[in-house]
Molecule: RNase P RNA; transfer RNA
Organism: Paracoccaceae bacterium
RNA sequence: GCGGAGGGCCGGACGGCCGCUGUGGUGGGGCACCCUGCCAGAGAGGAAAGUCCGGACUCGCUGAAGCAUCGGUGCCGGGUAAUGCCCGGGCAGGGCAACCUGACGGAAAGCGCCACAGAAAUCAGACCGCCCGCGUUUGCGCGGGUCAGGGUGAAACGGUGGGGUAAGAGCCCACCACGUCUUUGGCAACAAAGGCGGUGACGGCAAGCCCCACCGGGAGCAAUGCCAAAUAGGGACCUCGGGCGGGCUGAUCCUGCAAGGGAUAUCGCCGCAGGGCCGCUUCAGCCCGAGAGGUCCGGGUUGGCAGCAUGAGCCGCGUGGCGACGCGCGGUCCAGAGGAAUGGUCGUCGAUCGGCAGGGCAACCUGCCGGGAACAGAAUCCGGCUUACAGGCCCUCCGCGCGU
RNA sequence: GCCGGUGUAGCUCAGCUGGUAGAGCACAUCAUUCGUAAUGAUGGGGUCGUAGGUUCGAGUCCUAUCACCGGCA
Numbered sequence: 001g002c003g004g005a006g007g008g009c010c011g012g013a014c015g016g017c018c019g020c021u022g023u024g025g026u027g028g029g030g031c032a033c034c035c036u037g038c039c040a041g042a043g044a045g046g047a048a049a050g051u052c053c054g055g056a057c058u059c060g061c062u063g064a065a066g067c068a069u070c071g072g073u074g075c076c077g078g079g080u081a082a083u084g085c086c087c088g089g090g091c092a093g094g095g096c097a098a099c100c101u102g103a104c105g106g107a108a109a110g111c112g113c114c115a116c117a118g119a120a121a122u123c124a125g126a127c128c129g130c131c132c133g134c135g136u137u138u139g140c141g142c143g144g145g146u147c148a149g150g151g152u153g154a155a156a157c158g159g160u161g162g163g164g165u166a167a168g169a170g171c172c173c174a175c176c177a178c179g180u181c182u183u184u185g186g187c188a189a190c191a192a193a194g195g196c197g198g199u200g201a202c203g204g205c206a207a208g209c210c211c212c213a214c215c216g217g218g219a220g221c222a223a224u225g226c227c228a229a230a231u232a233g234g235g236a237c238c239u240c241g242g243g244c245g246g247g248c249u250g251a252u253c254c255u256g257c258a259a260g261g262g263a264u265a266u267c268g269c270c271g272c273a274g275g276g277c278c279g280c281u282u283c284a285g286c287c288c289g290a291g292a293g294g295u296c297c298g299g300g301u302u303g304g305c306a307g308c309a310u311g312a313g314c315c316g317c318g319u320g321g322c323g324a325c326g327c328g329c330g331g332u333c334c335a336g337a338g339g340a341a342u343g344g345u346c347g348u349c350g351a352u353c354g355g356c357a358g359g360g361c362a363a364c365c366u367g368c369c370g371g372g373a374a375c376a377g378a379a380u381c382c383g384g385c386u387u388a389c390a391g392g393c394c395c396u397c398c399g400c401g402c403g404u
Numbered sequence: 405g406c407c408g409g410u411g412u413a414g415c416u417c418a419g420c421u422g423g424u425a426g427a428g429c430a431c432a433u434c435a436u437u438c439g440u441a442a443u444g445a446u447g448g449g450g451u452c453g454u455a456g457g458u459u460c461g462a463g464u465c466c467u468a469u470c471a472c473c474g475g476c477a
Base pairs, nucleotide, nucleotide: 001400002399003398004397005396006395007394008393009392010391012349013348014347015346016345017344018343020043021042023040024039025038026037027036028035029034045375049386050385052384053383054382055381056380057220058219059218061217062284063283064282065281066280067279070216071215072214073213074212075089076088077087078086079085090104091102092101093100094099105211106210110209111208112205113204114203127150128149129146130145131144132143133142134141135140158176159175160174161173162172163171178197179196180195181194182193183192184191185190224306225305226304227303234297235296236295237294238293239292240291242270243269244268245267251264252263253262254261255260274288275287276286277285302477313332314331315330316329317328318327319326320325353370354369355368356367357366358365359364405476406475407474408473409472410471411470414429415428416427417426423460431447432446433445434444435443453469454468455467456466457465
């Protein structure tokens, strides 16, 4: 110098004038409470976004425990209020490297699927070829052996080399791979070394069902509480409303051609049991006892206050840790609207872009003119992830080339 | 603001447990008719909203994103 990797920060600046929304002080109107003037000070983001995760907070959505269902996570260890996030490590893949990527438990628990092609797709299997036997019209046919070779496919039942054989084959041997046992290192994932195993188990898919381990109740600030106002407490459906016995004719209904049988109202006796509110059970609680409970739809009101700005807050220093992060001390208050403020305009400057002129071999430099900031915008609040983003700055590292 | 749902042919919709994407209407041509409609026959038309991933293979499974629709005090 060229090319690349990782991390961090900024993301228009300054000033004048006119507005908008809170806060504090102060004056006036005004019973309350609000309106209004003046002064001071404050007023969007790294993502405020998507609403994808995790929490705080709220709820008479009955509570707790267990089970089931449903959903999620998935190598190991740690961090954290918590997480599917972050940090460190392991393994696998990519890159010469810095470094990056990984839904990364289990397919020898079970079920299911693997189209087409192919002989055969998982209880395997012989199309071509090779070999053996028999026959033969010498073209080949029949029976058998063989998966080493060819061909098909995304995938063909271990790989390489040697021995062996009629030809072959883990049939045998060595190494690798796989499985298993032991030892060593490590908290662990895992790694290394050594021994054993050639078979009863070894293709892929779990972002198919499933198994294992762990986690999770639901709804969400339009939650919820209070005040005021308004109103008729309207409609539909579902569940429960105990058991046994007797009786006559008369009534009603059902069935039967009929005789007859059954049900209800009714009477007596027993019993105090029962039913409902979480998917189920148990315990507790609440409600009902002749009505209660649940689900859904509809009507009215559509105003105000709280929730709501001191918080897992921010900044600095010290300290422990490889790190995420923790601890201690000091300082500080930093938007708060509610159909929703955070704006408009003028001036100066501006990263950068376009044009013209001059210089230079070129990269580029100088002058003049013009345009001029990307994505976007709080809405109960935090911690993450993801997505969008013009342009600029800083630090560390890697590869190649050149010079000393 | 919070929550839920849907994107497949010009339109309305199917597509179950992944294996060459279908139906009705519409459109084109032919037949029928003096002609039109109806009817009958044949045919064309789809990057499954977009991007990435899992898989041999994705409309279907997973993730992100875009557009549209609905509910609430």